[in-house]
Context: one part of a larger RNA
RNA sequence: UGACGGGGGCCCGCACAAGCGGUGGAGCAUGUGGUUUAAUUCGACGCAACGCGAAGAACCUUACCUGGGUUUGACAUCCCAAGAAUCCGCUGGAAAUAGUGGAGUGCCUACCUUUGGUAGGAACUUGGAGACAGGUGCUGCAUGGCUGUCGUCAGCUCGUGCCGUGAGGUGUUGGGUUAAGUCCCGCAACGAGCGCAACCCUUACCCUUAGUUGCUACCGGGUGAUGCCGGGCACUCUAAGGGAACUGCCGACGUUAAGUCGGAGGAAGGUGGGGAUGACGUCAAGUCCUCAUGGCCCUUAUGCCCAGGGCUACACACGUGCUACAAUGGCCGGUAUAAAGGGCUGCAAACCCGUGAGGGUUAGCAAAUCCCAAAAAGCCGGUCUAAGUUCGGAUUGGAGUCUGCAACUCGACUCCGUGAAGGCGGAAUCGCUAGUAAUCGCUGAUCAGCAGGCAGCGGUGAAUACGUUCCCGGGCCUUGUACA
Numbered sequence: 001u002g003a004c005g006g007g008g009g010c011c012c013g014c015a016c017a018a019g020c021g022g023u024g025g026a027g028c029a030u031g032u033g034g035u036u037u038a039a040u041u042c043g044a045c046g047c048a049a050c051g052c053g054a055a056g057a058a059c060c061u062u063a064c065c066u067g068g069g070u071u072u073g074a075c076a077u078c079c080c081a082a083g084a085a086u087c088c089g090c091u092g093g094a095a096a097u098a099g100u101g102g103a104g105u106g107c108c109u110a111c112c113u114u115u116g117g118u119a120g121g122a123a124c125u126u127g128g129a130g131a132c133a134g135g136u137g138c139u140g141c142a143u144g145g146c147u148g149u150c151g152u153c154a155g156c157u158c159g160u161g162c163c164g165u166g167a168g169g170u171g172u173u174g175g176g177u178u179a180a181g182u183c184c185c186g187c188a189a190c191g192a193g194c195g196c197a198a199c200c201c202u203u204a205c206c207c208u209u210a211g212u213u214g215c216u217a218c219c220g221g222g223u224g225a226u227g228c229c230g231g232g233c234a235c236u237c238u239a240a241g242g243g244a245a246c247u248g249c250c251g252a253c254g255u256u257a258a259g260u261c262g263g264a265g266g267a268a269g270g271u272g273g274g275g276a277u278g279a280c281g282u283c284a285a286g287u288c289c290u291c292a293u294g295g296c297c298c299u300u301a302u303g304c305c306c307a308g309g310g311c312u313a314c315a316c317a318c319g320u321g322c323u324a325c326a327a328u329g330g331c332c333g334g335u336a337u338a339a340a341g342g343g344c345u346g347c348a349a350a351c352c353c354g355u356g357a358g359g360g361u362u363a364g365c366a367a368a369u370c371c372c373a374a375a376a377a378g379c380c381g382g383u384c385u386a387a388g389u390u391c392g393g394a395u396u397g398g399a400g401u402c403u404g405c406a407a408c409u410c411g412a413c414u415c416c417g418u419g420a421a422g423g424c425g426g427a428a429u430c431g432c433u434a435g436u437a438a439u440c441g442c443u444g445a446u447c448a449g450c451a452g453g454c455a456g457c458g459g460u461g462a463a464u465a466c467g468u469u470c471c472c473g474g475g476c477c478u479u480g481u482a483c484a
Base pairs, nucleotide, nucleotide: 001484002483003481004480005479007478008477009476010475011474012473013472015468016467019432020431021430022429023428026323027322028321029320030319031318032317033316034314035313042053043052064309065308066307067306068305069304070303073132077131078130079128080127081126082125083124086103087102088101089100090099091098092097107121108120109119110118111117112116134298135297137296138295139294143292144291145287146286147285148283150281155194156193157192158191159190160189161170162169163168174185175184176183200275201274202273203272205243206242207241208240209239210238211237214233215232218231219230220229221228246269249263250262251261252260253259325425329384330383331382332381333380334379335378341372342371343370346365347364351360352359353358391422396417397416398415399414400413401412402411438460439459440458441457442456443455444454
């Protein structure tokens, strides 16, 4: 100087407390351990691994296994030889691929020459030789890059000066204050940098501009009905610019300070809400399987191609979820209201067929125009009456639909039948302070198909916070130490 303390002081955080809802029990989904296996590819392991890499494992993916093949190679550059490229078949084979037949003679340049021929060149194909290719092989403890984490915590430092033999200290401590090393005051310090804040995006209010694809108050037309049509751009909205909030005003407190509390006005009040933004560093944290890369290793194989299988196994254990156990509910009928997105080998209305998944056909739309599109919880009416039930839907029999070369291993969905566990869950444990939790549905990426996951979107919409003694994490000062 740090680190640590079941030392002290001060102060924060859904850290506790106060509340609300869960997990832990059940069934299923998913990840992991373990076990099994020819293989069940690899990585990730307290927080910070375990719905994680994977924003989509039937083939492909695929890195694994079995078998069949291949050796200048699937891919790049260079050399030589031949052939245009390319297209259509046949045979063997699971395919990779091997063999074989036919069509085809192009483009540029030069010469001979004028049906055309010869030579060279560019692209491409085939064969050959070697330089080399190739490796998701090892090392993340050789690395770059990227990322997690402490932590959006308020810290981490520097120049000069001063103090100290020196390590180092001071500044950065102290008194107040703040979300903040935020600001004020004081001070052997005076300044400065990286962080904080602000500048950026979004949301809440208003104005201006603009008025189609959006809107419809007013005028007119039309319909069974609808901005449907002609005017219109007021309003809503859209999207560009601007305004508005600054402790600016008043009062109290405070050191005449910084600021704190209350009030006015205001759409909004003291950082208005949310996001992006992550200091010096820590964990030899993670990643050589995104990529890049040193070293090492393989080179008729640890490379490459193909078929099939596996990654989907199952006595079990754990994590994360979904659905429930019902009446604040289930079922049936009617009826209302979003936002944000996506759409061309795409989204698909209406109509017809089917109980349905879906099929047929075809308007419209590269979309404020058309479509996906039904929002759901809600509201109104009816029914069920406390029961393993009209709760719950696992499991399973049958019949189908769709995607795709192909749904056996191993897809999703539909219909009929079946109708398991489950009576609100031990010890323990998680999230959340407001448009939040809870609850309800919608969209998107990936994607042929497949979403209980993920990323977003809106609808309905609470309870509680006395307080900081205790648990956890953190900041500042101080103290002890046999630790560095």